[in-house]
C1' cells in the first nucleotide's frame, strides 16, 4: 500500500440481507413470596447504534470519508 471482519445501554447481545416504535439477558432501583439470607416472581430505569457527510418522507440498516481493534495479501 491492497483486501476482509468487527464497533449497538454499565457489561454481553439480536436487529443490517429486504430502510418504518432498537431485542433479550445481566446489572441497578422499588415491590411481592421467605423468620433472615439465597433464590424466584412482578414493575421500572438506562443505548441520538464508533465519528463526519450524503441519499430518503423516514437511516443502526443504503452510499461516502475517517477513527479503533483483529485477520489475510504485498
Nucleotide at each position: 500500500g491492497g483486501g476482509g471482519c468487527a464497533g449497538u445501554g454499565g457489561u454481553c447481545u439480536a436487529g443490517c440481507u429486504u430502510g418504518g416504535u432498537a431485542u433479550g439477558a445481566u446489572a441497578c432501583a422499588c415491590g411481592g413470596c421467605u423468620g433472615g439470607g439465597g433464590g424466584c416472581c412482578g414493575u421500572g430505569u438506562g443505548a441520538u447504534c464508533g465519528g463526519g457527510g450524503g441519499u430518503u418522507c423516514a437511516a443502526a440498516u443504503c452510499c461516502u470519508c475517517c477513527c479503533u481493534g483483529c485477520c489475510c495479501c504485498a
Transfer RNA from a Nanobdellota archaeon, 74 nucleotides, folded computationally.